Predicted 3D model of a 72-nucleotide RNA (transfer RNA) from a Chlamydiota bacterium. Its mean pLDDT, the model's own confidence on a scale to 100, is 82. Its Rfam family is "tRNA". Its family is annotated with triplet codon-amino acid adaptor activity in the Gene Ontology. It is annotated as a transfer RNA.
[in-house]
RNA sequence: GCCCAAGUAGCUCAGAGGUAGAGUACUUGCAUGGUAAGCAAGCGGUCGCAGGUUCGAUUCCUGUCUUGGGCA
Numbered sequence: 001g002c003c004c005a006a007g008u009a010g011c012u013c014a015g016a017g018g019u020a021g022a023g024u025a026c027u028u029g030c031a032u033g034g035u036a037a038g039c040a041a042g043c044g045g046u047c048g049c050a051g052g053u054u055c056g057a058u059u060c061c062u063g064u065c066u067u068g069g070g071c072a
Base pairs, nucleotide, nucleotide: 001071002070003069004068005067006066007065010024011023012022013021018055026042027041028040029039030038048064049063050062051061052060
């Protein structure tokens, strides 16, 4: 230099056009003599960034940044 993959909640990941979810963590409550486990509820995300297409983009297209892999 070229090619491929990934980037979404504190963390690990899903979602692939109709406006974002799970597990875990955290908070509160239930329960216990108390703690942990368990059960219920809640909080938490400009979807890496910037453009484009579209009535509508996390999703499609382009560029760019970061990380990993491959070729030379």